[in-house]
RNA sequence: GCCUCGGUGGCUUAGUCGUAUAGCGCGCGCUUGGUAAGCGCGAGGUCGCGAGUUCAAAUCUCGCUCGAGGCU
Numbered sequence: 001g002c003c004u005c006g007g008u009g010g011c012u013u014a015g016u017c018g019u020a021u022a023g024c025g026c027g028c029g030c031u032u033g034g035u036a037a038g039c040g041c042g043a044g045g046u047c048g049c050g051a052g053u054u055c056a057a058a059u060c061u062c063g064c065u066c067g068a069g070g071c072u
Base pairs, nucleotide, nucleotide: 001071002070003069004068005067006066007065010024011023012022018055026042027041028040029039030038048064049063050062051061052060
């Protein structure tokens, strides 16, 4: 330099245009004599950055950037 895959709450992750998911963690409550476990509720996301297409983009297109792998 070229090719492929990836970047989504604190962590891991689903989501091929139409309300951004789930698990763990965190907070509150129920339960218990108490704790753990279990159950319920809640907070927490400018979906890596910028631009374009579209009525509408996490999703499609282009550029940039970061990470992993491969080729030379």

The RNA shown here (transfer RNA) has 72 nucleotides and comes from a Candidatus Woesearchaeota archaeon. The RNAcentral record of the sequence draws on ENA. Rfam family: tRNA. It is annotated as a transfer RNA.